[in-house]
Context: one part of a larger RNA
RNA sequence: AGCUUACGGUGGAUGCCUUGGCGCAAAGUGCCGAUGAAGGACGUGGGACACUGCGAUAAGCUUCGGGGAGCCGUGCACAGGCUUUGAUCCGGAGAUCUCCGAAUGGGGAAACCCACUGCGGUAAACCCGCAGUACCUCCUUGCUGAACACAUAGGUUUGGAGGAGGGCACCUGGUGAACUGAAACAUCUUAGUAACCAGAGGAAAAAAAAUCAAAGAGAUUCCCUUAGUAGUGGCGAGCGAACGGGGAACAGCCCAAACCGAUCGAGCUUGCUCGGUCGGGGUUGUAGGACUGCCUUAUGAAGUAAAAAAUCGUUGGGUUAGCAGAAUGGUGUGGGAAAGCCUGCCAUAGAGGGUAACAGCCCCGUAUGCGAAAACCGAACGACUUCUGGCAUGUUCCUGAGUACUACCGGACUCGUGUAAUCUGGUAGGAAUCUGGGGAGACCACUCUCCAAGGCUAAACACACUUUGCGACCGAUAGUGAACAAGUACUGUGAAGGAAAGGUGAAAAGCACCCCGGUGAGGGGAGUGAAAUAGAACCUGAAACCGUCAGCUUACAAGCAGUCGAAGGGCUAUAACGCGUCUGUGAACCUGUGAAAGCAGGUGCCGCGGCGUCAGGCCUGACGGCGUGCCUUUUGGAGAAUGAGCCUGCGAGUUAAUCUAUGUGGCAAGGUUAAGGGAGUAACACCCGAAGCCGCAGCGAAAGCGAGUCUGAAUAGGGCGUGCAGUCGCAUGGAUUAGACACGAAACCGUGUGAGCUACCCAUGGUCAGGGUGAAGCGAGUCUAACCACUCGUGGAGGCCCGAACCUUUCAAUGUUGCAAAAUUGAGGGAUGAACUGUGGGUAGGGGUGAUAUGCCAAACGAACACGGAGAUAGCUUGUUCUCCCCGAAAUAGCUUUAGGGCUAGCGUUUUGAGUUCAAUACUGGGGGUAGAGCACUGGAUGGGCACGGGGGCUUACUGCUUACCAACCCCAACCAAACUCCGAAUACCAGUAUUCUAGAUCAAAGCAGUCGGACCGCGGGAGAUGAGUUUCGCGGUCGAGAGGGAAAGAGCCCAGACCAUCAGCUAAGGUCCUCAAGUUCGAGCUAAGUGGGAAACGUUGUGAGAUUACACAGACAACCAGGAGGUUUGCUUAGAAGCAGCCAUCCUUUAAAGAGUGCGUAAUAGCUCACUGGUCAAGUGAUCUUGCGCGGAAAAUGUAACGGGGCUAAGCUCGGCACCGAAGCUAUGGGUUUUAGCAGUAGCUAAAGCAGUAGGGGAGCGUUCCAUCAGCAGUGAAGGCGGACCGAAAGGACAGCUGGAGCGGAUGGAAGUGAGAAUGCAGGCAUGAGUAGCGUAAAACAUGUGAGAAUCAUGUUCGCCGUAAAUCUAAGGUUUCCGACGGCAGGUCAAUCCGCGUCGGGUUAGUCGGUCCUUAGCCGAGGCCGAAAGGCGUAGGUGAUGGACAUCCGGUCAACAUUCCGGAACCAUUCGGGAGGAGCGAUGGGGGGACGCAGCGAGGUAGGCCAGCCUGCGAUUGGUUGUGCAGGUUCCAAGCGUGUAGGUGUUGAGGUCCGUAGGAAAAUCCGCGGACUGAGCUGAGGCGUGAUGGUGAGCCCCUGAGGCGGAAGUGGUUGAGCCUUGCUGCCGAGAAAAUCCUCUAAGCGUUGAACCUCGAAUGACCGUACCGCAAACCGACACUGGUAGAUGGGUAGAGAAUACCAAGGCGAAC
Repeated sequence: AGCUUACGGUGGAUGCCUUGGCGCAAAGUGCCGAUGAAGGACGUGGGACACUGCGAUAAGCUUCGGGGAGCCGUGCACAGGCUUUGAUCCGGAGAUCUCCGAAUGGGGAAACCCACUGCGGUAAACCCGCAGUACCUCCUUGCUGAACACAUAGGUUUGGAGGAGGGCACCUGGUGAACUGAAACAUCUUAGUAACCAGAGGAAAAAAAAUCAAAGAGAUUCCCUUAGUAGUGGCGAGCGAACGGGGAACAGCCCAAACCGAUCGAGCUUGCUCGGUCGGGGUUGUAGGACUGCCUUAUGAAGUAAAAAAUCGUUGGGUUAGCAGAAUGGUGUGGGAAAGCCUGCCAUAGAGGGUAACAGCCCCGUAUGCGAAAACCGAACGACUUCUGGCAUGUUCCUGAGUACUACCGGACUCGUGUAAUCUGGUAGGAAUCUGGGGAGACCACUCUCCAAGGCUAAACACACUUUGCGACCGAUAGUGAACAAGUACUGUGAAGGAAAGGUGAAAAGCACCCCGGUGAGGGGAGUGAAAUAGAACCUGAAACCGUCAGCUUACAAGCAGUCGAAGGGCUAUAACGCGUCUGUGAACCUGUGAAAGCAGGUGCCGCGGCGUCAGGCCUGACGGCGUGCCUUUUGGAGAAUGAGCCUGCGAGUUAAUCUAUGUGGCAAGGUUAAGGGAGUAACACCCGAAGCCGCAGCGAAAGCGAGUCUGAAUAGGGCGUGCAGUCGCAUGGAUUAGACACGAAACCGUGUGAGCUACCCAUGGUCAGGGUGAAGCGAGUCUAACCACUCGUGGAGGCCCGAACCUUUCAAUGUUGCAAAAUUGAGGGAUGAACUGUGGGUAGGGGUGAUAUGCCAAACGAACACGGAGAUAGCUUGUUCUCCCCGAAAUAGCUUUAGGGCUAGCGUUUUGAGUUCAAUACUGGGGGUAGAGCACUGGAUGGGCACGGGGGCUUACUGCUUACCAACCCCAACCAAACUCCGAAUACCAGUAUUCUAGAUCAAAGCAGUCGGACCGCGGGAGAUGAGUUUCGCGGUCGAGAGGGAAAGAGCCCAGACCAUCAGCUAAGGUCCUCAAGUUCGAGCUAAGUGGGAAACGUUGUGAGAUUACACAGACAACCAGGAGGUUUGCUUAGAAGCAGCCAUCCUUUAAAGAGUGCGUAAUAGCUCACUGGUCAAGUGAUCUUGCGCGGAAAAUGUAACGGGGCUAAGCUCGGCACCGAAGCUAUGGGUUUUAGCAGUAGCUAAAGCAGUAGGGGAGCGUUCCAUCAGCAGUGAAGGCGGACCGAAAGGACAGCUGGAGCGGAUGGAAGUGAGAAUGCAGGCAUGAGUAGCGUAAAACAUGUGAGAAUCAUGUUCGCCGUAAAUCUAAGGUUUCCGACGGCAGGUCAAUCCGCGUCGGGUUAGUCGGUCCUUAGCCGAGGCCGAAAGGCGUAGGUGAUGGACAUCCGGUCAACAUUCCGGAACCAUUCGGGAGGAGCGAUGGGGGGACGCAGCGAGGUAGGCCAGCCUGCGAUUGGUUGUGCAGGUUCCAAGCGUGUAGGUGUUGAGGUCCGUAGGAAAAUCCGCGGACUGAGCUGAGGCGUGAUGGUGAGCCCCUGAGGCGGAAGUGGUUGAGCCUUGCUGCCGAGAAAAUCCUCUAAGCGUUGAACCUCGAAUGACCGUACCGCAAACCGACACUGGUAGAUGGGUAGAGAAUACCAAGGCGAAC
């Protein structure tokens, strides 16, 4: 380290449970709100929090009822109380009811701020209390009052009424999508849906015919049906009535008009007309009414829900609290009885729940009966109230007008413009009047029917809530998102999104006490309890995962981790055997006793228990054989193609309607109900209900006819029918419509939320160290007649230069699980401008913004985000859960916007029927035009011959000659062809006959499929390159979907088709030396190359076999010896060419033989050779062809690596023979199962044949949850869990033990949320990586203290870091983090005694600081304008700082606050009082003022700094040091008064006086304008004095702390700001508003005393104030190297805020 047993930890599955959900039914109820709702905020308890209740009368107050003993809500207890004088509690009615919210006095950032009027509390201010004060509409009262005189409109006012806002779903109306479907898409569909908006109610809407119909019916609504019919429809997808019938419920009425009367007004022709209001009358279509005439006042009806409206009484009922309510004891087990046993009782009650396990009789209840002071709701009756007559005559009057209707354009109906009626809207035109008008699907006629243009109307129907009941609904990953402080925690700017989390026990009896430990955490004892392995992290307690003890194995050994075999070691059971001398248990029997139940004793089969033995069993296992996971997708996967870290739980073909087939059941020429009704319930039960549907008759387009009918002239022929079985349930297969097996888009549309990021814009503020350059202008000089020009100066411009802050990001590196979801470091760019930046605002998605990058619009933008339509759609991908049995495909054809999809056919399966029809072989009979072959045709094509013709040449002019040119036809020879055939098979195909075959053969009908990606091999072709593991056809095979053996290993090759078992046999392919089973087998050859055991052209005197030919004893071949000559150096050429550069010729002679020469060689000769000849030798020697086996040709990348290896000379190759091995083949034996047949007759027997299998079809079963029935089990121990060697073919099922502590299974049926390994599945838990990466810029060391414990805490000493910050103040933001005590489980990247952590307690003090006053951009907006609605814009007005205005300073003090407290010294406003004063004051109006840019420049001063002086202290352990040493200090407000300085402005007139005045919307003494007089002021920082005999101030002392004491110097010089500063100059871009303030008058007030002044007193409310604030407290998920506006910002060096080092001050970064 591995396997295994046992025991633990972790974890929270499983089982059981349920307080919570889900669904259905019945009954009831159904709006709330200005009398302030819904919903909230904040409070409220003796004490903290959450929920509940309540509201300053605050878990409550009053009263009326109920009720009757305890109570003060829940989550603990304590403290303190209440209650029979009736509490708590329950119900009815009242009271109170903060603040927000329609929110309503005004405002506003909801729960806050600020008011006015009246009354009251006080003498007043201030403050407090109560009431009122919004807007709109209508009515009403008064006043006022335009155009326009009266008047009216309008405005304003008094009083009254109403409205506003909310509400889940339901309802009506207005506006109105898209995805989707149509396999695309536009009409169409989705759909008048979703959504938005308006409005109403408990319901809404609709409704009493200008309707339907064709017999007549007689408002509306809803259900069933008609009916998926008639229709409509790119006649596609789809959409889809009505009439009629059956039911539920039922209900009808009122106005306008004619006419009459009253009253008011107007007109004028003064008695008429018109108009308004009121009353009567009147309300319809077989027309009615009015008018006129006649009869008649009695009867009847209705009603508070409409038609008119109010009230009371009586009776009875119901709702909101309640009351009574039968009946059991014992026993023993147990912690506990309700279970068991025995024995009773009740029942109009045996529903249910609880009680220590399962209770009719213990408790609550249940059946049944009873009950209300008060409020409310129905009913009946009565009172009461209201209404109501009939007839006739006449053609005099009335009977709904911008209406009906028409045209055009839309919409709604089943109806999409169509033949398009009907209803309805817009625009335009525009009737009739009962002798009238509408409709009946164009239109017309006839007939029938109805009476529009006014209105009201219950019930039946929809939805929600409450109560009650029920459930073959869930049971904590389920059921609501939510069983629990859940719409909570948390996320997001926001709209919005949105969890997890139940269980001790019967009872807390929740562990007294002791011990260890830090007065811990945790544990050990003890105790409680039935149980503590029920101990609060608590029932059961699985698995992953992590451990400990023990058995076996493992240190020369290679891998799908198993399986088969197996040595060795250990062990003993649900088995077997044995034991009755094994105590037991035990049926039965016997004896005794008893009335019996029973008790006691004895014998005791079988079984159980006990004991013993045992290996073929169990654990482990050296070693050996074989052996590349699972799923998906594929032609093909171990694949290095997909998916899964592991475990547990959850997780996918369901439901409804319609159709169809099969099975089964009822009835049957019939079958069956639907809605609804009755009664009832533990009912899918029961009884009605035939409306309707299907069938019983068909044919035809139809009229129609009918066992026939249609066509047709037909009686013909033909088509379709005529033989009769259906129908309604249930179950299953399939289809269609619905999300339709589950998960999954990118997108589209609607309505909202976002400009806190970012883009641009608006308003108002702020920022930019320092240095340089030197434009215009100006001055002077020179020059000129002059202007120019030049020089010098002055000056200070610039999208100027260098360079910090600031902004930016060009480059590089680092970083890339970061410091950081964009940073760091180092180099860069801009840095007075088109600059940067704060605050407040604006622009919104079909859009905005954009110096365009398609950039940005809250960390993802070619169209944001959130929610909804919505489960969009997905011809695509993935996944799809138990078992066994039978059969078993396809990857093809046709069509397809089709090619990875579909439909039909083909191939599969099941059922039924037919019954050899199929197939194979043989024979017979057929047609054919392929292979081959051929050249007869069509073409191609070679040689030869013959030979027209042509070309060339010659010649001359001729029918000429010639030719080494081309060549038709023809002949000979030899050829080629898919689109040639004079020919022509083998196979295949068709038919017939016969035989064989009985096969999961064939055919037909019906149900259900899958398949349309194929692969390789052989043969026959095409394409290609006669390339491809290429592509495409045909025939066949295998794989696919096929295991086994062989080919080393291998989907497709060879052999062979696996039902199971066997330690039996025979074979196939292929093999037999070893690996490795079987021949070192036999015979004959070959190979020498390790050929075998990779390869071509080509080469080869390797070697074997065969054939032909030549030479050869007349002597060959080879070797050796010898010759190899002469003409001649042939000729030509050449410088030369002599056999041998080259060209031509290549003869002759001598010879045995010898080339005008085969090579070498020379400048050319020469020389050496060869051919050829002779000799020696001696028997075969050459050449050519065919062929077997070899050899060369032969170079690749990790390593031999081209036999599988060893190795082999056979163990290679060829031929032949005999053995043997060899598979899941065949055989043998046993078993299972299917089909068929025969027996048999109820589950079997016999026989035969089968039983590989993906997609797929069919069949049979197992298991889970729940229901019904029946019989059962269980505290003497259910379910669940754990392991066990048992049973079954499988899914699975028993049994005993341990755990557990309350439920559970069996049989037969039924119903399903019914079976998990995969979906980058979901949730939780636990691993792995791994004690690994990391611990987030930078410096610590030591001592002491505390403490259980110290690298980190405290103190101290050194050291280090920042110091235009890493210091200080402050805005935003945060919201208690501030301070103290105590603590240390978690947080802190380690630790911690510490903390920005936990608990407790404390802390923020204002007339002067900020807000409150004023206005900017903007926003809201009375009236108003516009708009389908919502709403948009906007006047008056309001609101709104980032700006304007505005009264306090210094010092001290607490642990924590201070311009706030305290001390001292001030100031402002208001009121009152006193004084003085003596005529003005007075606004929301007028005027002034407030009041403004940028750059540059300068001056004075101040803050600050430095130096000197002065003051205090110091004198050393060291060489020097009393000085020019060292260290430290050297400060002080506002207001008032006095001084009025620098500066500014001003004689071009400051300031003052007077006069006039038509402007300033009225007025004005003010302003403006004009005039006269006068003449130097006006404004203004700072400084100084005072304030101040005070405070502060170095230091000193001790008891070192929350201390005490003390009070020196406090001057001068110098430098010097971005502050005072709104100055001056220049420039062009020409640079807020309003209020405070001053002044003027109006109304009004004022001599009963105004303003101004002075003294004194009083008052000054509300909100913020802690702390962090370049950061550990803000924004970035973090104690994060990032970001964050403004102010101050010292010294030395330096131009400087650069840079370096320091001060004050702060830190040393949490391994």
Large-subunit ribosomal RNA, half A from an Anaerolineaceae bacterium, 1711 nucleotides, folded computationally. Rfam family: Bacterial large subunit ribosomal RNA. It was read from a public genome assembly. Its mean pLDDT, the model's own confidence on a scale to 100, is 81.